[in-house]
RNA sequence: GGAGUCGGCCAGGCAGCCGCAGUGCCCGUUUCGGGGAUUGAGGAAAGUCCGGGCUCCACAGGGCAAGGUGCCAGGUAAUACCUGGGCAGCGCGAGCUGACGGCCAGUGCAACAGAAAGCAUACCGCCUUCGGAUUGUCCGGAGGUAAGGGUGAAAUGGUGCGGUAAGAGCGCACCGCGCUGCUGGCAACAGCAGUGGCAGGGUAAACCCCACCUGGAGCAAGACCAAAUAGGGAUCCUGAUGGUGUGGCCCGCACCGGAUCCGGGUAGGUUGCUUGAGAUCCCUGGCGACAGGCGAUCCAGAUGAAUGGCUGCCCACGACAGAACCCGGCUUAUCGGCCGACUCCUCCC
Repeated sequence: GGAGUCGGCCAGGCAGCCGCAGUGCCCGUUUCGGGGAUUGAGGAAAGUCCGGGCUCCACAGGGCAAGGUGCCAGGUAAUACCUGGGCAGCGCGAGCUGACGGCCAGUGCAACAGAAAGCAUACCGCCUUCGGAUUGUCCGGAGGUAAGGGUGAAAUGGUGCGGUAAGAGCGCACCGCGCUGCUGGCAACAGCAGUGGCAGGGUAAACCCCACCUGGAGCAAGACCAAAUAGGGAUCCUGAUGGUGUGGCCCGCACCGGAUCCGGGUAGGUUGCUUGAGAUCCCUGGCGACAGGCGAUCCAGAUGAAUGGCUGCCCACGACAGAACCCGGCUUAUCGGCCGACUCCUCCC
C1' cells in the first nucleotide's frame, strides 16, 4: 500500500414562520375559547416465523393420540433463541455453516447402466487339464479364480510386500473396523495400549424407534355504562342408560337442554392503554451469554388513525422505511459515515 473477516455506533443537522396529538398549569367562559410548559415512530416499527406476559373458557384433573425439538455444558421468564466447547464440512487464513440421537428393533427405497446392488455376482479376462483343427495360434468341454479391465453415485475394506498353477487377508506391515483396558475432560469427545484377520454398504428433510417439551382462543381477548328493539317465528336432535361445557378421543368433574335458519334492534361512550421479565451511568463476579449491587430518571398511546408544510444555511447529499396490548428473539430490506480487533498478499528499511 492492497484485499478480507468479526464486533460496535449513527441514521441528516441548525434557525425562523405557520400547523398537529398526549399530559399538566393559568385566564376567561363554562356549549366552549385563549395563552404557556413539557413529551411525541425504528434498526429493522416489516414478515407474523418462534417464545412468553396478560385476558377469557374455568377455581378440574388424568390418559391416549397428535404436534414440536434433537451433540455437550451453561444463560434466560421462556424458546427452534443466545454464549462457550466437541465433531463434520468449506476457506491459505482471520473465520463461516450444520435438519449434529438411532440403520445390530422392524418395514421400505435406490431409475438406467452393469454379470451382479442384500446377505448378490462372472461380461471381457487369468491359470490348470482334456479333445479338435487351417498348428509360433484358434474353437469347444471340465475345474479353479475375483488380483486386472468395463458399467455405475456406490461393486462388499485400502496401500505395499510375500506367496500361488493363476489369484485371494491366503500370510505379514501400516491404516481402517470390532472388543477390552487406561489417561485427560462435568460432558460431548480426544489420546494411548492390548487383542482379533475381521467384512452385513447407503438412505431416517423415508415410515419408524428413543429422549425431552406441549390445553385452547385471542386486545376485533375481556370488563363497565347508556340507548333501542320483536322476552319474535320456524325446523331438527334429545330427555338422565341423555345433552352441553375453547382442537380430537376416553375416563372423571360441573351444569341441565342443545343445534340450524329467517326476521328485527344497536353497532355509542369509558376502560383494557402504557411504570415495564423497562432502558441507562458506574462497581463487582464470569472466557462469554449474563447475574448481582448502587445512583439518577419517566422516555408515544392515536382511534378514517397525531410530528406536516414553507424559507435560508451546513453537510457524510441520506437508502430501507411509520407504533395500534406489551416484551424477548429470528429472518428479510437497506444509502452513506465513524470506531476497534484480527487475517492474508506485495514492497521498503
Molecule: Bacterial RNase P class A
Organism: Gammaproteobacteria bacterium